Transfer RNA from a Candidatus Omnitrophota bacterium, 72 nucleotides, folded computationally. Its Rfam family is "tRNA". Rfam links the family to the GO term triplet codon-amino acid adaptor activity. Taxonomically the source falls in Candidatus Omnitrophota (Bacteria, Pseudomonadati).

[in-house]
RNA sequence: GCCGACGUAGCUCAAUGGUAGAGCAAGUGUUUUGUAAACACUAGGCUGGGGGUUCAAUUCCCUUCGUCGGCU
Numbered sequence: 001g002c003c004g005a006c007g008u009a010g011c012u013c014a015a016u017g018g019u020a021g022a023g024c025a026a027g028u029g030u031u032u033u034g035u036a037a038a039c040a041c042u043a044g045g046c047u048g049g050g051g052g053u054u055c056a057a058u059u060c061c062c063u064u065c066g067u068c069g070g071c072u
Base pairs, nucleotide, nucleotide: 001071002070003069004068005067006066007065010024011023012022013021018055026042027041028040029039030038048064049063050062051061052060
């Protein structure tokens, strides 16, 4: 220099155009002499940034940044 994959909650990951979810972690409550476990509930996201297409974008297109891999 060229090619490819990935970037979504604190962490690990879903969601192939129609209001973004799960598990773990966190908080509250019930239970217990107490802790843990269990159960119920709550909070936590401008989907890496910018632009475009569309009535509507995590999803499609362009650009840029970062991580990883391959080729020379």